The RNA shown here (transfer RNA) has 74 nucleotides and comes from a Candidatus Gastranaerophilales bacterium. The sequence was found in a public genome assembly.

[in-house]
RNA sequence: GUGCCUGUAGCUCAGCCGGAUAGAGCAACGGUCUCCGAAGCCGUAGGUCGUGCGUUCAAGUCGCAUCAGGCACA
Numbered sequence: 001g002u003g004c005c006u007g008u009a010g011c012u013c014a015g016c017c018g019g020a021u022a023g024a025g026c027a028a029c030g031g032u033c034u035c036c037g038a039a040g041c042c043g044u045a046g047g048u049c050g051u052g053c054g055u056u057c058a059a060g061u062c063g064c065a066u067c068a069g070g071c072a073c074a
Base pairs, nucleotide, nucleotide: 001073002072003071004070005069006068007067010026011025012024013023019057028044029043030042031041032040050066051065052064053063054062
């Protein structure tokens, strides 16, 4: 340099062929329980979906550019 893959919550990830309020587990916080804690149970908060632009009535999902990480080739 070229090609491919990945990027979604603090962490690990799902999201099928574009459609309805963007989800799960863990972690955090509050409650319950307990003499106190842990575990269990109930609840709460947390997201410009890497960034920008475009297509579309509608984009996490499609296109282009770009950034970061990884792999292959040179």